[in-house]
The RNA shown here (transfer RNA) has 72 nucleotides and comes from Candidatus Proelusimicrobium volucris. NCBI's taxonomy places the organism under Bacteria, Pseudomonadati, Elusimicrobiales, Elusimicrobiaceae, Candidatus Proelusimicrobium. It was read from a public genome assembly.

């Protein structure tokens, strides 16, 4: 330099054009003599950045940034 894959909650990841979710973590409550475990609930997001397509984009297109792998 070229190609491919990836970037979504604090972490690990789902979400194949129509309300952004789960598990773990955190906070509150229940339970327990207490803790742990268990059960119920809450908060937490510019969906890497910018532009384009579309009535509508996390999802499609382009550029850029970052990570990984391969080729040279």
């Nucleotide at each position: 330099g070229c190609g491919c894959u990836c970037g979504u909650a604090g972490c690990u990841c789902a979400g194949u054009g129509g309300u952004a979710g789960a598990g773990c973590a955190u906070c509150c409550g229940c339970c327990u003599u207490u803790u742990a475990a268990g059960c119920g609930g809450g908060g937490g997001g510019u969906c890497g950045u910018g532009a384009g397509u579309u009535c509508g984009a996390g999802c499609c297109u382009c550029a850029c940034c970052g990570a990984g792998c391969g080729c040279a």

Its Rfam family is "tRNA". Rfam classes the family as a transfer RNA.